[in-house]
Context: one part of a larger RNA
RNA sequence: CUAUGCUGAAGGAACUCGGCAAAUUGCACGCGUAACUUCGGGAUAAGCGUGACUCACCCUGCGCAAGCAGGACUGAGUGGCACAGGCCAGGGGGUAGCGACUGUUUAUCAAAAACACAGGGCUCUGCGAAGCCGUAAGGCGAAGUAUAGGGUCUGACGCCUGCCCGGUGCCGGAAGGUUAAAAGGAGGGGUGCAAGCUCCGAAUUGAAGCCCCGGUAAACGGCGGCCGUAACUAUAACGGUCCUAAGGUAGCGAAAUUCCUUGUCGGGUAAGUUCCGACCUGCACGAAUGGCGUAACGACUUCCCCACUGUCUCCAGCAUAGGCUCA
Numbered sequence: 001c002u003a004u005g006c007u008g009a010a011g012g013a014a015c016u017c018g019g020c021a022a023a024u025u026g027c028a029c030g031c032g033u034a035a036c037u038u039c040g041g042g043a044u045a046a047g048c049g050u051g052a053c054u055c056a057c058c059c060u061g062c063g064c065a066a067g068c069a070g071g072a073c074u075g076a077g078u079g080g081c082a083c084a085g086g087c088c089a090g091g092g093g094g095u096a097g098c099g100a101c102u103g104u105u106u107a108u109c110a111a112a113a114a115c116a117c118a119g120g121g122c123u124c125u126g127c128g129a130a131g132c133c134g135u136a137a138g139g140c141g142a143a144g145u146a147u148a149g150g151g152u153c154u155g156a157c158g159c160c161u162g163c164c165c166g167g168u169g170c171c172g173g174a175a176g177g178u179u180a181a182a183a184g185g186a187g188g189g190g191u192g193c194a195a196g197c198u199c200c201g202a203a204u205u206g207a208a209g210c211c212c213c214g215g216u217a218a219a220c221g222g223c224g225g226c227c228g229u230a231a232c233u234a235u236a237a238c239g240g241u242c243c244u245a246a247g248g249u250a251g252c253g254a255a256a257u258u259c260c261u262u263g264u265c266g267g268g269u270a271a272g273u274u275c276c277g278a279c280c281u282g283c284a285c286g287a288a289u290g291g292c293g294u295a296a297c298g299a300c301u302u303c304c305c306c307a308c309u310g311u312c313u314c315c316a317g318c319a320u321a322g323g324c325u326c327a
Stems, first nucleotide, its partner, number of pairs: 001322008010313002014311001019308001027051005036041001038156001052078005058071005079083001091306004096301002098298002103115002119154007131140003157293004162223003167220002169216005176211003182205002187200005224242005251285001252282001263279005
């Protein structure tokens, strides 16, 4: 010096990206326990006290009994630095984000807000089902039958889920247009003396598809601009105009989304680019690529507080192993 431990004056997060690491807590009994809540929870919330041994009284089990073992209340007492005496054995509280939850995952740098999930929707499928595997036979689906099975999106629960069908997709549509093979054969060519053989071929009849007409957004998706206007100013309920398929509703909003930005105001600090509450000027939120809430839960993420500490001020000592020096 390194590793692993132990201890530490005063201070107590001043360390640091961040309390990382360490320390604190830890058990049983008695008391006590908030907001919120889906009334189950939250909760071992938080917080407080007691704990060894001896004697007295009582109870239980065993024993004929003496007694042995254990337990509870109360009272009195004893010893120690220390009585859940070793080991084992939750630090706690508040706030916000995300995900409802228990689960699952990158074997070997990611455990999460990702995946899954119960629940919700749309859609396909009438059974030799749809879908899938296979050239096929055959098999899965299923020894199931629409309360079933497949696909896809969303993701407990609560309140909800607005407008647009112009484009793309899907569904429907006995008309019409276009359209292949095929049918058709007017007419024409080659050859031949001819019969014939052979070739080209107009009209017309010909499906699906496309065009066309409708429907459909919990299908893919989309959801405006400019100008003016109120008796201070400012702003614009109001008006005008252009464009569109329709111009973003409710709710939320500097947000896991805000560029300008450390926005502005308030709170917390002596001091706060983070945090919390507001405002709305949303560069570029927004309703199942779900919107907004939400008790409980989380080795998730953010901020604050209490306790605690060698994280630090500022390092020191000790133990063990290695390193180092000498042999």